The part of an RNA shown here (large-subunit ribosomal RNA, domain VI) has 264 nucleotides and comes from a Gemmataceae bacterium. The RNAcentral record of the full RNA draws on ENA.

Context: one part of a larger RNA
RNA sequence: CGCAGGAGACUUGAGCAGAUUCUUCCCUAGUACGAGAGGAUUGGGAAGGACGUCCCUCUGGUGUACCAGUUGUCGCGCUAGCGGCACCGCUGGGUAGCUAACGGACGGCCAGGAUAAGCGCUGAAGGCAUAUAAGCGCGAAGCCCCCUGCAAGAUUAGGUCUCCUUCCCUUUUAGGGUGAAGGCUCCUGGAAGACUACCAGGUAGAUAGGCUGGAUGUGUAAGCACAGCAAUGUGUUCAGCUAACCAGUACUAACAGCCGAUCG
Numbered sequence: 001c002g003c004a005g006g007a008g009a010c011u012u013g014a015g016c017a018g019a020u021u022c023u024u025c026c027c028u029a030g031u032a033c034g035a036g037a038g039g040a041u042u043g044g045g046a047a048g049g050a051c052g053u054c055c056c057u058c059u060g061g062u063g064u065a066c067c068a069g070u071u072g073u074c075g076c077g078c079u080a081g082c083g084g085c086a087c088c089g090c091u092g093g094g095u096a097g098c099u100a101a102c103g104g105a106c107g108g109c110c111a112g113g114a115u116a117a118g119c120g121c122u123g124a125a126g127g128c129a130u131a132u133a134a135g136c137g138c139g140a141a142g143c144c145c146c147c148u149g150c151a152a153g154a155u156u157a158g159g160u161c162u163c164c165u166u167c168c169c170u171u172u173u174a175g176g177g178u179g180a181a182g183g184c185u186c187c188u189g190g191a192a193g194a195c196u197a198c199c200a201g202g203u204a205g206a207u208a209g210g211c212u213g214g215a216u217g218u219g220u221a222a223g224c225a226c227a228g229c230a231a232u233g234u235g236u237u238c239a240g241c242u243a244a245c246c247a248g249u250a251c252u253a254a255c256a257g258c259c260g261a262u263c264g
Stems, first nucleotide, its partner, number of pairs: 001153001005164007015150004021049007033038001051107005059101001060099003066093005071086006112144002118138004167177004182259004186202005207253003210249005217241002223236005
């Protein structure tokens, strides 16, 4: 820009893409078959490998905004307590998130149609025979469907539902004002994201930050008291601190603008 007014939702599916995998075991059955050795077709059931999709409850990994221990050195006048630097100094743990993981869930099914090789029925040419010439069947991980995803720029541009199409003035076949439904810019953000898009909100508000409470993690803070010559220990104290998590709460920040009423 188009889809013959504007807008918001929900859809149909022409077409396209993907997937449609393999193994073992059990029963049928030690049956059919076979002298024996051996050993099925078929049908049913179970487990697993690889692959794929999604996810983080569990088990782990990471987690340089969390906690603790500790070495050297420098600083805060000193002690104590802290902070900087040294690969995050090193070490032990670890929330959220992320994690085609070493973890979790699910998937391949079944049914149908037309067929290939192949196997048949009826059956002439050619009194027989013949699956074929007319006609009619069976038959594969393959084809079409079935399953999953995208999909009306499918210009053949589809369908359904709902909303809006108002009012005023004038120098009235016209002009001006107003600015519907709805949308956009902008702003606060996000389990969404390269950008864009998408989604949640914008004071009639819990969108983010802060604050309060909780969860989680770490593992018993500082100060003081007591014991000990001291190092240190004990008590106060399952303390103190605690990121991204869960709630509550307008304290802070969501300011300010624009587009949009037509054609035959």
Model confidence (mean pLDDT): 86 of 100.